[in-house]
The prediction has a mean pLDDT of 83. This is a predicted structure of a 74-nucleotide RNA (transfer RNA) from a Pyrinomonadaceae bacterium. The RNAcentral record of the sequence draws on ENA and MGnify. It matches the Rfam family "tRNA". It is annotated as a transfer RNA.
């Protein structure tokens, strides 16, 4: 430097083609259950989805540029 993948909840990731309420397991908080824990079972809380902009009634998604991580190449 040239190509390619990633960046969404504290962690590990979906979900992005095809724009329509942001999700799952863990792992927390509280209740069931037990003497009591732990597991099991139930309910919740937790997000500027990397950053700026741009289209559009609406953008995690699309488009454009930048950071930043990984591999590949010269």
């Nucleotide at each position: 430097g040239g190509c390619g993948g990633g960046a969404u909840a504290g962690c590990u990731c979906a979900g992005g083609c095809c724009a329509g309420c942001a999700g799952a397991g863990c792992g927390c908080a509280c209740g069931u259950c037990u003497c009591a824990u732990a597991a099991a079972c139930g309910u919740g809380a937790g997000g500027u989805c990397g950053c700026c902009g741009g289209u559009g009634c609406a953008a995690g998604u699309c488009c454009g540029g930048c950071u930043c991580c990984c591999g590949c190449u010269a």